Small-subunit ribosomal RNA, 5' domain from an uncultured prokaryote, 505 nucleotides, folded computationally. Rfam family: Bacterial small subunit ribosomal RNA. The prediction has a mean pLDDT of 83. RNAcentral holds the full RNA, with entries from ENA.

Context: one part of a larger RNA
Order: sequence, then structure tokens, then C1' cells
RNA sequence: AAUGAACGUUGGCGGCGUGGAUUAGGCAUGCAAGUCGAGCGAGAAACCCCGCAAGGGGUGGACAGCGGCGUAAGGGAGAGGAACACGUGAUUAUCUACCCUGGGGUCCGGAAUAGCUGUGGGAAACUGCAGGUAAUGCCGGAUAACAUCUUCGGAUCAAAGGUGUGAUUCCGCCCUUGGAGGAGUCCGCGUCCUACUAGCUUGUUGGUGAGGUAAUGGCUCACCAAGGCUUCGAUGGGUACCGGGUGUGAGAGCAUGGCCCGGCUCACUGGGACUGAGACACUGCCCAGACACCUACGGGUGGCUGCAGUCGAGAAUCUUCGGCAAUGGGCGCAAGCCUGACCGAGCGACGCCGCGUGCGGGAUGAAGGCCUUCGGGUUGUAAACCGCUGUCAGAGGGGAUGAAAUGCUAGAGGGUUCUCUCCCAGGUUUGACAGAUCCUCAGAGGAAGUCCGGGCUAAGUUCGUGCCAGCAGCCGCGGUAAGACGAACCGGACAAACGUUAUUC
Repeated sequence: AAUGAACGUUGGCGGCGUGGAUUAGGCAUGCAAGUCGAGCGAGAAACCCCGCAAGGGGUGGACAGCGGCGUAAGGGAGAGGAACACGUGAUUAUCUACCCUGGGGUCCGGAAUAGCUGUGGGAAACUGCAGGUAAUGCCGGAUAACAUCUUCGGAUCAAAGGUGUGAUUCCGCCCUUGGAGGAGUCCGCGUCCUACUAGCUUGUUGGUGAGGUAAUGGCUCACCAAGGCUUCGAUGGGUACCGGGUGUGAGAGCAUGGCCCGGCUCACUGGGACUGAGACACUGCCCAGACACCUACGGGUGGCUGCAGUCGAGAAUCUUCGGCAAUGGGCGCAAGCCUGACCGAGCGACGCCGCGUGCGGGAUGAAGGCCUUCGGGUUGUAAACCGCUGUCAGAGGGGAUGAAAUGCUAGAGGGUUCUCUCCCAGGUUUGACAGAUCCUCAGAGGAAGUCCGGGCUAAGUUCGUGCCAGCAGCCGCGGUAAGACGAACCGGACAAACGUUAUUC
């Protein structure tokens, strides 16, 4: 000098930050990923019409279902990992949904299935059978290149519609080119301690062939060879996420990796694959285990290392808050819906910074305290008293800005015409929360402590105690005149803080 600090005493206000470092211990409760009716069938309540009624039709659009996209992002944590994990620099045998861009296409058919209806099983979770139905769900045929394969002759491969119009609109779908961004793989170099760990290795090292993958490769397999690494530290053991950075220091260096950003890894523990452009998937699936819960004992359910919150352990770490107004994300033509991301507020002097706790005058140097050589000195212009101001806090009122868009509306212009679309200016619409700043009111009122005073080290006297009680970072103080213990007065330092402890330089 520093800290994600803690502890002691004290504590007025604000801004900006920051806050589970220990048990990757266990978790009650709520919320944290949905959305699309302009993909599809069906269609409750309510309202309207017809009808005596039963019932039928229309508007309407809930719940559920099929289907699409998303759920692989965002958010959390640092257990594991000494490794191509990370950093940096090269490199290629690869993939890439949504987005941008160029070219081409979008023809003809079919069979199912959920929902639904009927009827069963079960305490529940859930589930069986029968009937029947739709699609941008599934399947077949056609077409077929600048795509793929090729023996260069040829062969093979696709699609889905919706909305709406006067219309070739608009949103999609299929094949393909290039791009952007993303991802995979390989390589050079760098990356802690330990030799009281010296040898390690059999898919091991290499080859041929095959399989597998988006892709190279012992990645896997068959056969063949006997290699490969190592004192320039292999192998083993310990410890540890890595970097940008951060702290310190004149620098070199040393220490460190919390918040923020990039990468990696993990998601109760272990294993596995499915779907998909992408996962071997935090709030998906299956199996096993431990734990917990429900049970009609037959069987089921769960996973906060998301945001709050709770118990435990600990020196120690916050609200079961508000809002989608902004930024961003998902879905949607859009309106919009969802968003504990995020934006805000709350709590904590935990840190940094700023402000205040008044200002001027005021000597008879009041009283009181302390000291005294008893004369006095000091506290001390300090107080009282007089005059003034109004920061902050308090009460009341206004208020820039964070709002740009989107949508709607009536205009001008462009896209060959236009109700479609693009653009321009005008009007209208949107603030959870905060609020700079301004005005008014009252009144010095509500706001100072902590540590230290032997030397280092700024600041001393008296009393008490008597090697006791105690102090102490080091030297050392204390055994009857203690400037070092305890108290008082006085003084010094810093100040809404001041000390102590711990750790780093």
C1' cells in the first nucleotide's frame, strides 16, 4: 500500500460499486421457457336466430391434443481436470438451424394417428381395447441440374401450404452456389510442487486392409512388424479451472485469478443413448445407487452449483420485493405473449468518493475541572452572551431526462398502375423505478467518535497500585516517588469512522 474480509467501540446524509470465500451439505414454498388459430381437426362458457320441446344454425373463443420453431441460448457453480484444458501462432480432412446473397423448382396421388366417441383397469401416477378424423405430420410416383456417384457410357436424389387481392402481393416449402457468424479436429511454443516416485507402455508404436464419423486418426477391428516415451525428468504422487486482468513494486519481479469479459468443465452420484443443424442435454428420456416424500403396501414421485428463501456447519456474506418502461432473447405477418436475463428498489460503513455536524463577534480571561513553588497557570474565544446563514436531514409543490421504436391516422415521394410495400416529415400511443435542478416553510435547531501519548513515533502531568494487578509489534515496563499498569485532566493522530486480527507485495 492492498482485501469479496471478520472482530471491538462508535455511527448523520448521499452517489457509485460490492456481498455464501466454509458443506459441489440437505432443501418446505412461489416463480425462473415458452409461443404460434395466418399449419390442423375439434370446439366449452356466454350471446343471437329457428323451434312447443328435443334439438339445429351462427358469433365467440377457453381447456386439451396433433404439428412447427425454441427449450444446446440466457442464468449458476468451480467439483473434476497438469490436459492441445487454456494462452498465443500456424493449419485443414469437416459440419452449420435461423440471417444475407445468386440460380432453379413448388406436379399427381395414398395410408395412418392423437384429440374425439364408446367401454375397461388402477388408491394414485397413469394406462388398455374398439370405432372414426385433420394437417406445413408420414409415405409413394413424376420431374432433375452449375448437386452426388462414376468404369465418363450413365445412374441417383426434393417439395407444403397459409393469408389475402383486381393482380405475378406477402409469409412460407424444396434443391443448390457463395457469405457472415458459430462449431469440430490436428500441430509449434508456453503453463505449479515432488527423485525419500527411475523406469513406463500391449491397441502399446508403426504399417496394410476394412468399419465408423460431418471429418483426419488405433477412433474400432483383422493381419503383419517390434516398436514408442524417459534424468532436456517419462511413469507415479500432491495441488490447482485457464486467460484478459488484479495487488504490490522505481522496475525486474513476487503474489493472486472475487466482481466484469473470453474459454473450459459440471448439473443429486455413476453409466447410457434418443431427438435434433447443434446435446450425450441444469428445470428432457432410460438404467443403477444413496437420500427424501406419497401410498389403499400392489406401486409411484423428486433433484435450487437459476431468483428469493430455509436448516446445518462457520469468524462470516442480503429481500420468500417491483416491472417488462429500457436493453437483449424466444415465438408470432402483426397486435402481442413469455422472460427471477435484465432494469430497478430493499438490507449491510463491506469498499471508494463527496457533503454536513455551523459562521462572525465575544475577557471580568466567569463557573467547574486539573495542576501548583499557593503568587498563579491551564482547559480557553472555548462557553455564556450578541449578530448572521440555511448546506444535509424534515414538510409542501413543480420538474429536464432515461422514449427510441412499434401500432394507428391523414399527407409527399419511389417500387411500371396499387387497397400491397419502402422511405420522409406531422399528429397520437408507451415510465417499474429514479430524479438533476428550481420554488416555499421553519429553525443552530436533528448529526463525533476511535485509538494513542517510554523509544522507534506526533503527543505529559497528578493520583492509585507495589514483580501484584496488569501492559507489550520489537526493545522492554511493574519489587513505594511508574511520563510504559488503572483512572483523571491535558495533549497528539485520524475522522463517520477509528483500532485489532488474518493474508499478499